[in-house]
Context: one part of a larger RNA
RNA sequence: CACCGCCCGUUGCUAUUACCGAUUAAAUAAUUUAGUAAAGCUUCCGGAUUGGCCUAAGGAAAUCGGUAACGAUUACUUAGGGCCGGAAAAUUAUUUAAAUUCGGUUAUUUAAAGGAAGUAAAAGUUGUAAUAAGGUCUCCGUUAGUAAACUAGCGGAGA
Numbered sequence: 001c002a003c004c005g006c007c008c009g010u011u012g013c014u015a016u017u018a019c020c021g022a023u024u025a026a027a028u029a030a031u032u033u034a035g036u037a038a039a040g041c042u043u044c045c046g047g048a049u050u051g052g053c054c055u056a057a058g059g060a061a062a063u064c065g066g067u068a069a070c071g072a073u074u075a076c077u078u079a080g081g082g083c084c085g086g087a088a089a090a091u092u093a094u095u096u097a098a099a100u101u102c103g104g105u106u107a108u109u110u111a112a113a114g115g116a117a118g119u120a121a122a123a124g125u126u127g128u129a130a131u132a133a134g135g136u137c138u139c140c141g142u143u144a145g146u147a148a149a150c151u152a153g154c155g156g157a158g159a
Stems, first nucleotide, its partner, number of pairs: 003134001005131001008127002011124001014120004019115002023111001025110008034101003039096002042093001049086007058077002061074005137158009
């Protein structure tokens, strides 16, 4: 900037903020029903292997006797046999139980077509409700109606 003023709501565009939301949605965590169950302890067995003792067919040695063949005695040693132990794996049962599977519940997050709101900006659209007696004086409450400011009825306040 002073009525070619100021100014109200609907509506359209753009941006933004929370809200609701199908998706039998997803993720993480906790807890839990029912399965599967590594591993450990204990237990039942087991007996790869290993120690000791006895036996000594055989082997080789010493001593004694014997001219010799050989005989007797002693200790040693290997196989085989007997007795007594230690002991790994595997095995039986019980228990503790990590982990994991199908589910249940709870909590915290995440995505989401769409819906319905708020806010911001502008020279958009539509009217012109308020402001002058703003052209129906204004405002408040309530009821009804209208595309929207708003209009009408009733009650009240102010000028």